């Protein structure tokens, strides 16, 4: 940075698509290892359990524990004693009493529970953001200052009794501490009150001074420091109020009653309708109020080159909420997340009367979803809360667990190693790839595992992490690669499967049997612990255009016009200082971003400086340019005076033609009307005509890219009223201008109201016609309208598809109306100039078309209006409108396009030109009839295949009884009927039959070959292996070759040159000429190739040379005859070689040219007939069954052999012959004249025999020699007389003959006999332009036989052509085109 896709190809416009990066993600495949982050985006959806806010006993009484220490002392009781009954009695000592110190804590009482933590429903707000106010405020802890703390009451909880209740929970009675409560007493610069004074300040106001009155503190506790009370500062933190910013929709345009505002009172820390009484009616909005949705906003984070878009997750700053929904209490703060009241919903107790509760704290749970973690550890550290202070508390925080969810950093090894191993895939089979890749050989050890040692993090102690981070030691290449894509965009190709199926796709598209696009494999290419795909944003898209687009024809200029708000405005001067510029200050919290640096081994990530955060607020200067004030100015704008032209409007009046009706006259059968007719009118006299009159309605000629007017529109004449340009003067005005959202005016036609009018003209309407139909196109009527006049509609391809303006920017030629000058008197020319209206055209501009001083160029200002096609100018909601309807106007869906200009082709029931048996003129035919072949179609065991408009259908087939045969039915064979090659036996042939439909099987018999250097060789039969053979099986849409057709049509094409952005174009087109792109002239073209033409054969004249198997005029022999013979080269013919024809010559015609008409000459005259030869190319034309082939298929068969059958079938329809319906003829008889071509498995003379078909014997002759072979139709004479015949022969019967192994399905041919249909063919179509159609026979090829068909020869031999009008195909030029698969397209509506 771009690319793919609208086309056949182009250029534009225009959309849709991709390649980048990004993320709190999800998904699918896959997973080593570590830092550092980061983890309900949906149900502000409900919660089981736990723990997230308590601390003070150094404030109080009280109570409990376990103690000291005093008096006292139950109780036991050592020991001494005793009358044994007690007695004394040291020690130990419960319990209850002081007092003292420790310890836990219900309850009073302080502080803290307003922080910290979460969430994002709500909010479009002074709610954030940023700046700034507060003379309108509060601030607990906490710092400083100054000052104080005296002296007293009476209660309430704990507790005790009693009482109620299931429980929560309570009521009663009694008893008591205080840093709990409440008086007094003292005090201030504190508050209020009432009258001042001084200084400030823009101002409400603000400080200070002060007399008198009112009124307000206070607590100790401890042991030497906290704690209280008042008053001022500060600091923190809040409250309140501005300015400016902060999403969509006008299809939401009006919104407001405390609503704005004053005044009083009231409330609040405080201002304030914040509340409340009164007054006055305002407030707020197109600079978008109100409504309606959607949203928590920042800093930031994505993404971009920037300008912007987008976005608010984690971090941090502010707001708002705590189940919902209102409330207000304490408190310095709260209208409170783990407080209280009340409603409400829901969940739980409950003894039914009543109660309890709130995870958007941390974990956890269940729902929801595509989806998102542990009921952890610990206060060591950082930080809050109490404490004086150990401490105690802390799901905040700090760490650890899950999670490739993101970043980043490592690693799965590294060197050598060719027999290029094996495999694997591919192959043209030779190979080529995987590939140094593996294997092997060496060497490392980072990650992980394993032993050992081991921290910082902690200021005396104290570590949850944590035996962690790091080290270091031994140990084995071992434990560690996937995903994605390879048809283009996009880097990467093959095989095989598959068969528009199974699939594939971001977007063009791929798949219908050789798929580089589906699937798999082998290989490639990308990334890589990921990799892909979704989803979302940003880019690309300059596709909403500030930066940076448009609007003649691609989407898009309002239908015109006044004007209002707005926008932007002429020339010199002066002040201002709002934009604008410079400068200083202040903010712009920090993280972030950028730069330098540092620490984690690096890196992510972390910390330090710096810079930046383009912004806002202030403040000093500047004054050029905008702005603003002033006075001026005349060059825009107007005005005034003075011409002239005009279909410029309105109203009124007049005029003639002309249709149409009415009266009368004349006149008589038709008029009218159409393509052609009919309805229509008319003998009740129409059309025609004459005259006289009624009425509406348009104004011919002039008339003209002329004229007016803003447009819409304006046309007899006249006469009022009237607007506006223009010219020409410079007297006046002094910027008054443009331009215009909204508005308001005009606004064709057609329609709509009311009332008038109505002659033609004419929708609906109704007849006549066309037509398959005709609700239309024509005809005959004929209502609304269509005219007036008044009032609505408000739109048109309302067009120049072009918006007003203004200024400057080459000319050249018309036209309209004014002016000047010059020539000069002409209804005049020349030169200028000013308006207006055309045409050409330069520069420029455009995609091209095209516009070009009347711009679509070059600028300037203002307006309108577009962003892909359909859906759709359509729903719906609003305004408008009598209605029809109009003006604003969408969205679901769908498509990858839709468009616009040009280009080549097609192509047209467009156009010019021409040419063809294409028509027209003729000739003769098909189509009817009978039989032939071929086809379809039926039918079969099989009717084997193909060929199907022209281009299939007497076609592949130049010949189907077997055979061919590719089908069927049955019988057999599997290395195989054929080829190659390995190995053995052995010879090859030749014969014969008790099987069989044959193949085939099976038994014999004779036979032992050919070359040869004697070593074998060749050739062949059988056997047996193994690779192979074999297919008329499949695709002619996988191919080769050949061949049809357009077409023997004149065309189809490069290279250079030019021109165009580019597709193309020129050339080839023009003018004339030809069968011809044939020549010829002119041209930005000069040239040139494949076609054309000629070179080739043939054919029509002639010459020349030779003379046989051909001829035979003259000479000579000979015969019944015959070139037979000698012998000639003179004719005829057949060869070889030449000659001719060139628009050459003449005459016109044309450009003096090509050439074209006539004519001479000549056998032939204008490529002399014919033939071969068929340009790039089209039909995916045929043909895989000629032959070749790729690929697929089938291998005891889909291959091969045989028998028999089929291909010949038969209601029927075609198409191509052929024989005829007959007298231009059949019959009979007799006669004359060819030209090609065939023959040895053959032609076959003669000559017998047969009515013939033909046999039978037998000559000739591989052929200019024999032979097939009589041509025939014609001539001549005879006959028949229009009839189903003496026509015609179909088909039948009966007898034969021939070919062949065979003639039944199923062949030819012959005789006798009978003797179908047909009496010239309906619609419709085919050939043919001269030796040609017609007719008439001949010959060949295939072939044993079997032509009505094919190929080919000749006889005999016409007619017709005016022409180019229309059919058919063809050239060529031009024009439309929405077509390009190219009119057999393309495409529309209905309906299924």
């Nucleotide at each position: 940075a771009g690319a793919g896709u609208u086309u056949u190809a182009u250029c534009c416009u225009g959309g849709c698509u991709c390649a980048g990066g990004a993320u709190g993600a999800a998904c699918g495949c896959u997973g080593g290892c570590g830092g550092c982050g980061u983890g309900c985006u949906u149900a502000a959806c409900a919660c089981a359990u736990g723990c997230a806010a308590g601390u003070c006993g150094a404030a109080c009484g009280a109570a409990g524990c376990a103690g000291u220490u005093a008096a006292g002392g139950a109780a036991u009781g050592a020991g001494u004693u005793u009358u044994c009954g007690g007695a004394c009695a040291a020690a130990u000592g419960a319990g209850a009493u002081a007092a003292c110190a420790g310890c836990u804590u219900a309850g009073u009482g302080g502080c803290g529970g307003a922080c910290g933590g979460g969430u994002g429903a709500g909010u479009a707000a002074c709610g954030c953001g940023u700046g700034g106010g507060u003379a309108a405020c509060c601030u607990g802890c906490c710092u400083c200052a100054c000052a104080c703390a005296g002296g007293g009451g009476g209660a309430c909880a704990a507790c005790a009794g009693u009482c109620g209740g299931a429980a929560a929970c309570g009521a009663c009675u009694g008893c008591u501490a205080a840093u709990a409560c409440c008086g007094c007493a003292u005090a201030a610069a504190a508050u209020g009150g009432c009258a001042g004074u001084u200084u400030c300040g823009c101002a409400u106001g603000a400080a200070a001074c002060a007399a008198c009155c009112a009124u307000c503190a206070a607590a100790g506790a401890a042991u030497a420091u906290c704690g209280g009370u008042g008053u001022g500062a500060g600091a923190u933190g809040g409250a309140c109020c501005c300015g400016c910013g902060u999403c969509u929709g006008a299809u939401u345009a009006g919104c407001u009653g405390g609503u704005u505002g004053g005044u009083g009172c009231g409330g609040u820390a405080a201002c304030g309708g914040c509340g409340u009484a009164c007054c006055a009616a305002g407030g707020c909005g197109a600079c978008g109020a109100u409504c309606a949705g959607u949203a928590g906003c920042c800093g930031g984070c994505c993404u971009g080159a920037g300008a912007g878009g987008g976005u608010g997750a984690c971090c941090g700053g502010c707001c708002a909420c705590a189940u919902u929904g209102g409330g207000a209490c304490u408190g310095a703060g709260a209208c409170a997340c783990g407080g209280c009241c009340c409603a409400a919903a829901c969940u739980c107790c409950u003894a039914c009367g009543g109660g309890a509760g709130g995870c958007a704290g941390c974990a956890g749970u269940g729902g929801g979803g595509a989806a998102u973690g542990u009921u952890g550890c610990a206060c060591a550290a950082u930080g809050g809360g109490c404490g004086c202070a150990a401490g105690c508390c802390u799901g905040a925080u700090g760490c650890a667990g899950c999670g490739a969810c993101g970043c980043c950093g490592c690693g799965u090894g590294a060197a050598g190693g060719a027999a290029g191993a094996a495999g694997u895939a591919u192959u043209u089979c030779g190979u080529u790839a995987u590939g140094u890749a593996a294997a092997c050989u060496u060497c490392u050890a980072u990650c992980a595992g394993c032993a050992g040692g081991g921290a910082a993090g902690a200021a005396a102690a104290u570590g949850a992490c944590g035996g962690u981070a790091c080290c270091u030691g031994a140990c084995u290449a071992a434990g560690a690669a996937g995903c994605c894509c390879c048809g283009g965009c996009u880097a990467a190709c093959u095989a095989c499967g598959u068969g528009c199926c199974a699939g594939c796709a971001g977007c063009c598209g791929c798949g219908g049997u050789a798929a580089u696009a589906c699937g798999u494999a082998g290989g490639g290419g990308g990334c890589a612990a990921g990799c892909g795909u979704u989803a979302u944003c940003c880019g690309g898209a300059u596709u909403u255009a500030c930066u940076g687009g448009g609007u003649g024809u691609a989407a898009a200029g309002g239908g015109a016009g006044c004007g209002u708000a707005g926008a932007u405005g002429g020339u010199a001067c002066u002040g201002c200082a709002a934009g604008u510029c410079c400068g200083g200050a202040g903010u712009g919290a920090a993280a972030a971003c950028c730069c330098g640096g540092g620490g984690c081994u690096c890196a992510a990530c972390c910390c330090c400086g710096g810079g930046a955060c383009u912004g806002c607020u202030u403040u000093g200067g500047a004054a050029a340019c905008u702005g603003u004030g002033g006075g001026a100015c005349u060059a825009g704008a107007g005005u005034g005076c003075a011409g002239g032209a005009g279909a410029g409007g309105u109203a009124a009046g007049c005029g003639g033609a002309a249709u149409u009706c009415c009266u009368a006259g004349u006149g008589u059968a038709g008029c009218g009307g159409u393509g052609a007719a009919a309805u229509g009118c008319g003998u009740a006299g129409a059309u025609a005509u004459u005259a006289g009159g009624a009425g509406g309605a348009a104004c011919a000629c002039c008339a003209g890219u002329g004229g007016c007017g803003a447009a819409g529109g304006c046309g007899g004449c006249u006469u009022a009223c009237u607007g506006g340009a223009c010219u020409g003067u410079a007297a006046c005005u002094g910027a008054c201008a443009u331009u215009g959202a909204g508005g308001c005016u005009c606004g064709a036609a057609a329609g709509c109201g009311u009332g008038g009018g109505g002659a033609g003209c004419a929708a609906a309407c109704a007849g006549a016609a066309u037509u398959a139909g005709a609700u239309a196109c024509c005809c005959u009527g004929g209502u609304a309208g269509u005219c007036c006049a008044c009032g609505c509609c408000g739109u048109a391809a309302a067009c120049g598809a072009u918006g007003a303006a203004u200024a400057a920017u080459a000319g050249g030629u018309g036209u309209c109306g004014g002016g000047g000058a010059g020539c000069a008197u002409a209804a005049g020319c020349u030169c200028u100039u000013c308006g207006g209206u055309g045409c050409c055209g330069u520069c420029g501009c455009a995609c091209a078309c095209g516009c070009a001083u009347u711009a679509a160029g070059c600028a300037u200002u203002c307006c309108u209006u577009c962003u892909g096609g359909g859906g759709a100018g359509u729903a719906c909601u609003u305004u408008c409108g009598c209605a029809a309807g109009a003006a604003g106007g969408a969205a679901u869906c769908u498509c990858g396009a839709a468009u616009g200009a040009g280009u080549u082709g097609g192509c047209g029931g467009g156009g010019g030109c021409c040419c063809g048996c294409a028509c027209a003129a003729g000739c003769g035919g098909u189509g009817g009839a009978g039989c032939a072949c071929g086809u379809g179609g039926u039918c079969u065991a099989a009717u084997u295949c193909g060929a199907u408009g022209c281009u299939a259908c007497g076609c592949g087939a130049a010949g189907u009884a077997c055979a061919u045969u590719g089908c069927c039915a049955u019988c057999c064979c599997u290395u195989g009927a054929c080829a190659u090659c390995c190995a053995g036996c052995g010879a090859u042939u030749c014969u014969c039959c008790a099987a069989g439909a044959g193949a085939u099987g099976g038994a014999g018999g004779a036979g032992u070959g050919c070359c040869g250097u004697c070593g074998g060789g060749a050739u062949c039969u059988u056997u047996c292996a193994c690779a192979c053979a074999g297919c008329a099986g499949a695709u002619g849409c996988a191919u080769g070759g050949c061949c049809g057709u357009c077409g023997u049509c004149a065309c189809c094409u490069c290279g250079u040159g030019u021109u165009g952005g580019g597709g193309a174009a020129u050339g080839u087109u023009c003018g004339g000429u030809u069968a011809a792109g044939u020549c010829c002239c002119g041209c930005a073209a000069a040239g040139a190739g494949c076609g054309c033409a000629a070179c080739c054969c043939u054919u029509a004249u002639c010459c020349u040379c030779a003379u046989u198997c051909g001829c035979c005029a003259g000479c000579g022999g000979g015969u019944u005859a015959g070139g037979c013979c000698g012998g000639g080269a003179a004719c005829u013919c057949g060869a070889c070689g030449g000659a001719c024809a060139c628009c050459c010559c003449c005459g016109g015609u044309g450009a003096u040219a090509a050439a074209c008409c006539g004519g001479a000459g000549g056998a032939a005259g204008g490529u002399g007939g014919g033939g071969a030869a068929g340009a790039c190319g089209u039909c995916a034309a045929g043909u895989c069954a000629u032959c070749a082939u790729g690929c697929c298929c089938c291998u005891u068969a889909c291959g091969g052999g045989a028998u028999g059958g089929g291909c010949u079938a038969c209601a029927c329809a075609c198409g191509u012959g052929c024989u005829a319906c007959a007298a231009u003829g059949g019959c009979a008889a007799a006669u004359a004249c060819a030209a090609a071509g065939g023959g040895c498995a053959g032609c076959u003379a003669a000559c017998c025999a047969g009515c013939g078909a033909u046999g039978g014997u037998a000559u000739g002759c591989g052929a200019a020699u024999c032979u097939c072979c009589u041509a025939a139709a014609g001539u001549u004479u005879g006959u028949u007389g229009u009839a189903g015949u003496c026509c015609g022969g179909a088909u039948c019967g009966g007898a034969g003959u021939u070919u062949g192994c065979a003639a039944c399905u199923c062949g030819a041919c012959u005789c006798c006999g009978a003797g179908a249909a047909g009496u010239u063919g309906g619609a419709a179509u085919c050939g043919c332009u001269a030796g040609u159609a017609a007719u008439c026979g001949u010959g060949g090829a295939u072939c044993a036989g079997a032509a009505u068909g094919c190929c080919a020869c000749g006889g005999u031999g016409a007619a017709c052509a005016c022409g180019a009008a229309a059919c058919c195909g063809g050239c060529c030029c031009u024009u439309g085109c929405a077509c390009a698969c190219a009119c057999c397209g393309c495409c529309c509506g209905u309906c299924a």

The RNA shown here (small-subunit ribosomal RNA) has 1392 nucleotides and comes from an uncultured bacterium. It matches the Rfam family "Bacterial small subunit ribosomal RNA". The coordinates come from a structure-prediction model, not an experiment, and the mean pLDDT is 84.